Predicted 3D model of a 98-nucleotide RNA (TPP riboswitch aptamer (THI element)) from Hymenobacter swuensis DY53. The coordinates come from a structure-prediction model, not an experiment, and the mean pLDDT is 76. The same sequence occurs in records of 2 taxa.

[in-house]
Order: sequence, then C1' cells, then structure tokens
RNA sequence: CGUAAACUUUAGGGGUGUUCUGCCACGGGCGGGACUGAGAAAUACCCUUGGAACCUGAUCCAGGUAAUGCUGGCGAAGGGAAAAGUGCCUUGUGUCGC
Repeated sequence: CGUAAACUUUAGGGGUGUUCUGCCACGGGCGGGACUGAGAAAUACCCUUGGAACCUGAUCCAGGUAAUGCUGGCGAAGGGAAAAGUGCCUUGUGUCGC
C1' cells in the first nucleotide's frame, strides 16, 4: 500500500500411499531411510453445504518418476460432513499478500 479476509466453541466428515532397507516368531509383524503432501496413524492435519477435505468415474487419458493419485486432464461431472457466537460490508481492528 492492497485486501472482509477471518476467529472461537461444540458437533461432525476425511485420508494415510510409493519405494529401499534392518530384525523377527517370515503369506505377516515391528522399526529405520527416501519421495510427494497440510497430513503418509498424529490426537496431529485438512474439511464441514458460501462444501475441490475426501469418495466415485478409475484396473481412465497424457506427461513424468527408482516407484506411487507424482503432475496435469477428466472437473464446478456425480456424491460429500453444521450449528451457535464474535468480527466485517464507515472509521478502527484484524487476516493474507507485496
């Protein structure tokens, strides 16, 4: 300088994959490292109709990777979990960005 963003309480919804490796009682379990991510089992993180959290389509398509929903497409397609309070639409305060 721009920006009305946001916050709290209670309640609810959601995901946890890929890969290397150690040990063991070895169709598996318990650890350690690497990748992406807010989060890869924390009590944390994200999301809650003003809904792209997440699921379905999908054993999908394109690109890329050691490999993987790793990236983009699909796609504002279908589904998906809320109420209350504070704040705001002047100043001020506050959030985020420069």